This is a predicted structure of a 346-nucleotide part of an RNA (small-subunit ribosomal RNA, central domain) from uncultured Desulfovibrio sp. The source organism's lineage runs through Bacteria, Thermodesulfobacteriota, Desulfovibrionia, Desulfovibrionaceae and Desulfovibrio. Its Rfam family is "Bacterial small subunit ribosomal RNA". Gene Ontology terms of the family: structural constituent of ribosome and ribosome. The prediction has a mean pLDDT of 89.
Context: one part of a larger RNA
Formats: sequence, C1' cells, structure tokens
RNA sequence: CUGGGCGUAAAGCGCACGUAGGCUGUUUUGUAAGUCAGGGGUGAAAUCCCACGGCUCAACCGUGGAACUGCCUUUGAUACUGCUGAACUAGAAUUCGGGAGAGGGUGGCGAAAUUCCAGGUGUAGGAGUGAAAUCCGUAGAUAUCUGGAGGAACAUCAGUGGCGAAGGCGGCCACCUGGACCGAUAUUGACGCUGAGGUGCGAAAGCGUGGGGAGCAAACAGGAUUAGAUACCCUGGUAGUCCACGCUGUAAACGAUGGAUGCUAGGUGUUGGGGAGCAUUCCUCGGCGCCGUAGUUAACGCGUUAAGCAUCCCGCCUGGGGAGUACGGUCGCAAGGCUGAAACUC
Repeated sequence: CUGGGCGUAAAGCGCACGUAGGCUGUUUUGUAAGUCAGGGGUGAAAUCCCACGGCUCAACCGUGGAACUGCCUUUGAUACUGCUGAACUAGAAUUCGGGAGAGGGUGGCGAAAUUCCAGGUGUAGGAGUGAAAUCCGUAGAUAUCUGGAGGAACAUCAGUGGCGAAGGCGGCCACCUGGACCGAUAUUGACGCUGAGGUGCGAAAGCGUGGGGAGCAAACAGGAUUAGAUACCCUGGUAGUCCACGCUGUAAACGAUGGAUGCUAGGUGUUGGGGAGCAUUCCUCGGCGCCGUAGUUAACGCGUUAAGCAUCCCGCCUGGGGAGUACGGUCGCAAGGCUGAAACUC
C1' cells in the first nucleotide's frame, strides 16, 4: 500500500437491444483443475536479517544460522469454486382467457377560430399604446351577414390521471402493429442478470432535395422610448415552424438519482385487474402520488417507486482556471459532434 466516492459538493453514458467478458437457483454422482495439508527436490554465491568473531572503534571483512514469501514433484482432504453426469421448480419463458391505455404507423373524416377572396348592408373611422406614432381606411376600411379558398392546431372532457425504454404521445373513425397488467391450469427445466466494443432509437434548432405556407415569427425595415437603445413596447416581415425522403446526434435529454435481485413498520389518495361480501366494506396483484417508522445523510432530505441493509455487472470522478480549448484521430454536405491534453497560473 491492498482507496474513497457519484440526488444538491467533482462524478450515472439521453435511452434501449445485444457480442465478448464478469456473475449466476435447489438436490445429488464422479473428478480433483483452483483451494487446503504432509513429504521430497530445487530456490548458486554475494546482498538483506540474527548471533558470534577480526582490523584500537566504525565503515569494511570472516564464521554460523535464518530467510530466499517461488517453482517442480509426490501422497492425501473434498466444504467452497470449476468440469462432468442425473434430477428438481421457487428464477426465466411459453400456452389459454380477459379487461385498460394521448404506445407506434398509414389512410380518411369533422367542428370552432385566425387570415384571405367574392358579394350584400352600412359610414368615418379602425388598429395600437403608459402615452403616441409608423400602419389600414371615402379607390369605402373597422363592424355585420352569406358563400368560397387554404394551412396549422385540436377548447371543454383533463386529473396530483393514462401509455411508452428514453426522446415523447391528446378531435373522431378504420386498418396494420409493439409492450405491460390480471386470472387460470398446463408445458419447458436455470433457458438467467449485467454488458467493454458494436448496433438501433433519440426534443428543439440546423442542413440537403422537392412540395406547402393560414397564424406565429429569428434576421431585417419602420415608429416610439432613451443621454444613447444595434433592446424591452408598437406596425410590418423573410427564413423557419407543416409534409415527403435523407442528414445532423445534441439539451437543465432531470428524479440533476445506471440496471437486476432479495430483505426492512405503516397510513392515506388515485389508476388497471381479480376475489370475498352482495350493503357500507374488506382482501389481493400491478402502476402513479402524498405523509411517515426503523435506518440513513454534512445538512436539506430519502424512506417497500430508498438516497436503508446486502450481492452481481457496467459507466464515471480525483482542486479552481487554462478548457470541453489545442493537436491528432474519427464521423458530418456544412454547422459541428465524439475522443481529449499541456505549458502557465491561483
């Protein structure tokens, strides 16, 4: 020395699938590789350590011992790990029957509202603001009625609600399709967990090609405000926002909390099943919330949806700045992404 950590101090990959690897339920047979015990061989000398001795001491040197933590071989042990054979059903999966859901994809349909167009009525204002002005309007606006066009988004229901791995998903209908949950027997018989690389998915903005364009609106123009006003406010307004296909691969991608399994008081609300009761209610399985026990935490808080108690696997951190920069590599059309320092300085 054999470390301590990761909700907020530095630190959980944005999320999943999965290769190698690591880890792996219960009973038993054999084996004896790991493991443990005994014996033998070897482990040169010097060095190190101990004892005694020689140079007047010491350094140095000599003699003896111990040690050389290792390797090889042999004889045993068999609890654990490994390998092998047999068996099991509590993990996992399959089958059947159900109900719930903005889960995903494609196509169609609908009503309200905004804008625009045409026509009718009608006349001098409208719009906007703290106040104004730019702006629109006698070439007839605003208001109101009728008809039409087009795009985008779906009020109420709506919830501390539901679904999804995450991003995310909300009008209605049809088709295609994924997952979870509950109940029931039966089947397989550890088929499992995690997951370096890898692969896929991944809001918004952005990019490419072609469409579309109502409203909104970076940039931009004008009007105000102001000392100035490259802003906040107002009038306009183009990319974009929408669709198809392709790219980008990042977010305070947050629960700032990786995944799996087991264990550790409860109360209360809600949501989806099942059972009893059949009247309020009670029991049970799965989710979503609030409060709280033991415990934990630096505190805040967390607390069976753990940040408690444990095991397995992965990722990550190691003072601040320099810096998520430079260089190199790699990916990208680009923007840029991923990987990722040092000098110097405090």